[in-house]
RNA sequence: CCGAUGAUAGCUCAGUUGGUAGAGCAUGGGACUGUAGAUCCUAUGGUCGGCGGUUCAAUUCCGUCUCAUCGGA
Numbered sequence: 001c002c003g004a005u006g007a008u009a010g011c012u013c014a015g016u017u018g019g020u021a022g023a024g025c026a027u028g029g030g031a032c033u034g035u036a037g038a039u040c041c042u043a044u045g046g047u048c049g050g051c052g053g054u055u056c057a058a059u060u061c062c063g064u065c066u067c068a069u070c071g072g073a
């Protein structure tokens, strides 16, 4: 320098014919228990990496930039 893949909650990750964003873990509260743990119920938590474009509407499609991983020269 060229190419491919990825970036979504505090962490690990889902999320397709474009239509109001989810799970598990973690955390707070409650039930249960002599206490704790386990279990169950519930709540909180997101500028979907940045900037533009297309569209009535973009996490999703297109361009570009940044970062990470891999490959090539």
Stems, first nucleotide, its partner, number of pairs: 001072007010025004019056001027043005049065005
Annotation:
Predicted 3D model of a 73-nucleotide RNA (transfer RNA) from Naegleria gruberi. The gene name in the source record is tRNA-Tyr-GTA-1-1. The RNAcentral record of the sequence draws on GtRNAdb. Rfam family: tRNA. Rfam classes the family as a transfer RNA.